The RNA shown here (transfer RNA) has 82 nucleotides and comes from a Bacteroidales bacterium. The source organism's lineage runs through Bacteria, Pseudomonadati, Bacteroidota, Bacteroidia and Bacteroidales. Its Rfam family is "tRNA". Rfam classes the family as a transfer RNA.
RNA sequence: GCGGGUGUGGCGUAAUUGGUAGCCGCGUCAGACUUAGGAUCUGAUGCCGCAAGGCGUGGGGGUUCGAGUCCCUUCAUCCGCA
Repeated sequence: GCGGGUGUGGCGUAAUUGGUAGCCGCGUCAGACUUAGGAUCUGAUGCCGCAAGGCGUGGGGGUUCGAGUCCCUUCAUCCGCA
C1' cells in the first nucleotide's frame, strides 16, 4: 500500500427481515437478614433537564416515514496479502 473482520451503559453481551436501543450476566448503590461481615433476597442503576421533554450504538455525513442494522468518509484495533 491492497483486501477483510470488529467497535452498543462502568465491564462482558443481546437486539433474527431496517420497525419501542439497552435483553441477560457481572459490577455498583440502597434496603431486608446478621452482633458484624459473607452468602441470600428485594429495589434501583446511560447523559441533560425542576418538569414536560430532549440526547445517546467509535467520530462525521447520506438514504429512508423509520438506521445499531444499508451507503460514503474517517479513527482505533485485529487478521490476511504484497